The prediction has a mean pLDDT of 85. This is a predicted structure of a 509-nucleotide part of an RNA (small-subunit ribosomal RNA, 5' domain) from a Candidatus Uhrbacteria bacterium. The source organism's lineage runs through Bacteria, Bacteria candidate phyla and Candidatus Uhriibacteriota. The sequence was found in a public genome assembly. Its Rfam family is "Bacterial small subunit ribosomal RNA". Rfam links the family to the GO terms structural constituent of ribosome and ribosome.
[in-house]
Context: one part of a larger RNA
RNA sequence: GGAUGAACGCUGGAGGCGUGGCUAAGGCAUGCAAGUCGAACGCCCUGUCCGAAGUCGCAAGACGGAGGAUAAGGGAGUGGCAAACGGGAGCGUAACACAUUGGUUACUUACCUCGAACUCGGGAACAACUAAGGGAAACUUUAGCUAAUACCCGAUAUGAUUGUUGGCCGCAGGGCUGACUAUUGAAAGAUUUAUCGGUUCGAGAGAGACCUAUGGUCCAUCAGCUAGUUGGCGGGGUAAAGGCCCACCAAGGCUAUGACGGAUACCAGGCGCGAGAGCGUGACCUGGCUCACUGGGACUGAGACACUGCCCAGACACCUACGGGUGGCUGCAGUCGCGAAUAUUCGGCAAUGCACGAAAGUGUGACCGAGCGACGCCUCGUGUCGGAAGAAGGCCUUCGGGUCGUAAACGACUUUUAUUAGGGAAGAAUCCUGACGGUACCUAAUGAAUAAGUGGUUGCUAACUCUGUGCCAGCAGCAGCGGUAAUACAGAGACCACAAGCGUUAUCC
Numbered sequence: 001g002g003a004u005g006a007a008c009g010c011u012g013g014a015g016g017c018g019u020g021g022c023u024a025a026g027g028c029a030u031g032c033a034a035g036u037c038g039a040a041c042g043c044c045c046u047g048u049c050c051g052a053a054g055u056c057g058c059a060a061g062a063c064g065g066a067g068g069a070u071a072a073g074g075g076a077g078u079g080g081c082a083a084a085c086g087g088g089a090g091c092g093u094a095a096c097a098c099a100u101u102g103g104u105u106a107c108u109u110a111c112c113u114c115g116a117a118c119u120c121g122g123g124a125a126c127a128a129c130u131a132a133g134g135g136a137a138a139c140u141u142u143a144g145c146u147a148a149u150a151c152c153c154g155a156u157a158u159g160a161u162u163g164u165u166g167g168c169c170g171c172a173g174g175g176c177u178g179a180c181u182a183u184u185g186a187a188a189g190a191u192u193u194a195u196c197g198g199u200u201c202g203a204g205a206g207a208g209a210c211c212u213a214u215g216g217u218c219c220a221u222c223a224g225c226u227a228g229u230u231g232g233c234g235g236g237g238u239a240a241a242g243g244c245c246c247a248c249c250a251a252g253g254c255u256a257u258g259a260c261g262g263a264u265a266c267c268a269g270g271c272g273c274g275a276g277a278g279c280g281u282g283a284c285c286u287g288g289c290u291c292a293c294u295g296g297g298a299c300u301g302a303g304a305c306a307c308u309g310c311c312c313a314g315a316c317a318c319c320u321a322c323g324g325g326u327g328g329c330u331g332c333a334g335u336c337g338c339g340a341a342u343a344u345u346c347g348g349c350a351a352u353g354c355a356c357g358a359a360a361g362u363g364u365g366a367c368c369g370a371g372c373g374a375c376g377c378c379u380c381g382u383g384u385c386g387g388a389a390g391a392a393g394g395c396c397u398u399c400g401g402g403u404c405g406u407a408a409a410c411g412a413c414u415u416u417u418a419u420u421a422g423g424g425a426a427g428a429a430u431c432c433u434g435a436c437g438g439u440a441c442c443u444a445a446u447g448a449a450u451a452a453g454u455g456g457u458u459g460c461u462a463a464c465u466c467u468g469u470g471c472c473a474g475c476a477g478c479a480g481c482g483g484u485a486a487u488a489c490a491g492a493g494a495c496c497a498c499a500a501g502c503g504u505u506a507u508c509c
Base pairs, nucleotide, nucleotide: 001509002508003507004506006505007504008503009502010501013380014379015378016377017376018375019373020372021338026336027335028334030333031332032331035081036080037079040078041077043075044074045073046072047070048069049068050067054063055062056061088291089290090289098215099214100213102211103210104209107208108207109206112204113203114202115201116200117199118198119197120154121153122152123151129144130143131142132141133140134139159184160183161182163180164179165178166177167176168175169174189196190195217263218262219261224254225253226252229251230250231249232248234246235245236244266288267287268286269285270281271280272279273278293314294313295312296311297310316327317326318325319324344370346369347368348367352366353364354363355362356361383413384412385411386410393404394403395402396401418446419445420444421443422442423441427436453498454497455496456495457494458479459478460477464493465492466491467490468489474481475480
């Protein structure tokens, strides 16, 4: 000198774009953050229409409402898809965690796209609901009824597996493709008749899993480490290779090219500084990994060992009728605590995206916006021109004068900004639909009006005098200054630098 997620002191006009718990992965009141589909299904309530029996009436008709239709709204339930994404954090991790490279002849893949074939027949339940109970509650028991794209059985079979036997390809483990044989495996309907679905097989796209080589911290005051340890055979397990796991057999494997141990730490793209080499760093944004009160476990599923799912244990907190229950903000706000220190319990789904849906649409603290903070960067302003051999006042003075100083006053002008009034968007692709927002922007009016500080002045280092003080009070980054003429302390004036900031502290280069 540059830089910062900064903090502190003094000061503070406007706008744009960014950015804001670095500490306690400490505890959390409250609200919201994942739903959606009636074009899968039955039921309840409300709405509309039709309407039997019955009652009144001589009749016309009125009352009545079993039941049916309709599909508009609401409710929980069965079922499907989503909830494994999106959002947060960096505890752990020195590791195939990450980055780059290659491999899988050792693999998986819901939704989407393309291709081929199929979608036949039957059955039994369980919620909701009804009835009867238990419990303070959370919730729950028994009996009975019922629907389905829920569940089960059968048929069929391009597939899969076993055995036999061919062809082509590959260095090889093996791959691809035929024939015969045996075993085995499917399906679901809905509707507005246009479609949307369902099943099996093959291919693709994207996604994931595993393996491999190389790379990136410190300590040798850590020198030896290792029994599932290293390898084999056989099995189990997995989507899949593998001590991943198990039985048996062998005795191996790693290590000064640093094993093992300890400390620290998410990694990368990047970011800061630097001419570069390099050094430091990993906030915001993007990719990967890991975590979700602490520890463990599996279930469901294409996918989880699952932040707002389940079970167990523990700590903590809350409710309780003392029998028993409930909870998990490292989501968005907010609160306590800690701290030098870090924001609103805001608006909207209008846009972009995601989930569901045929769609209309619904949901979305993702996101888009607004609010707060000079925290950062950038832009703009605090007026412009004229105006005295130069007012007053301050300061200095050799008392002549000098300086603040064209500075002010005064005259002329302008209106960025400000205030007021009027108009008023784009963002909507797509008829409707705009939170932002009566915002940006445009026009007019008013009036210099609303707007300057901070640090320094001995040298380094740009900028000097007076007064006070008297090794005191104090200053200070280093050298150092102060003991009666202090340009170094304090005040004043003048000056210098930067400027809505200026200084200080901390850290990096």